[in-house]
RNA sequence: GCAAAACUGUCGCGAGGCAGUGACGCAAAGCCUCCGGCCCGGGCAUCCGGGUAGCGGGGUUGCCG
Numbered sequence: 001g002c003a004a005a006a007c008u009g010u011c012g013c014g015a016g017g018c019a020g021u022g023a024c025g026c027a028a029a030g031c032c033u034c035c036g037g038c039c040c041g042g043g044c045a046u047c048c049g050g051g052u053a054g055c056g057g058g059g060u061u062g063c064c065g
Base pairs, nucleotide, nucleotide: 001026002025006021007020008019009018010017011016024054030060031059032058034057035056036055037052038051039050040049041048042047
């Protein structure tokens, strides 16, 4: 510096997102869905769409030494 869960409001069919309160944690827990996983919706599906960047890999910027 960031901000988990929970609560309140709000958006969404949903997963989940946003804002406030709040801190479980994090040296990239900054940003990006290219790959895998997991979750949601549609569907005959081997398909399509969505979500998770705090599930990993990867890309990129940054801090310290």